[in-house]
Background:
This is a predicted structure of a 74-nucleotide RNA (transfer RNA) from a Patescibacteria group bacterium. Taxonomically the source falls in Bacteria candidate phyla (Bacteria). Rfam family: tRNA. Rfam links the family to the GO term triplet codon-amino acid adaptor activity. It is annotated as a transfer RNA.
RNA sequence: GGCAGGGUAGCUCAGGUGGUUAGAGCAGGCGAAUCAUAACCGUCAGGUCGUCGGUUCAACUCCGACCCCUGCCA
Numbered sequence: 001g002g003c004a005g006g007g008u009a010g011c012u013c014a015g016g017u018g019g020u021u022a023g024a025g026c027a028g029g030c031g032a033a034u035c036a037u038a039a040c041c042g043u044c045a046g047g048u049c050g051u052c053g054g055u056u057c058a059a060c061u062c063c064g065a066c067c068c069c070u071g072c073c074a
Stems, first nucleotide, its partner, number of pairs: 001073007010026004019057001028044004050066005
């Protein structure tokens, strides 16, 4: 340099035929329970969906460029 895959919550990831509210588990706060702690249970909070632009009534989802990560090839 070329090709492929990926970038979504603190972490691991899902999401998809564009459609009204963006989710799960773990971690965290609070509560409940316990003699007490942990596990289990309930609840709450937490996100500029990599960046910029385009298409569209509407974009995390489609298109383009760029940045970063992983793999393959040279």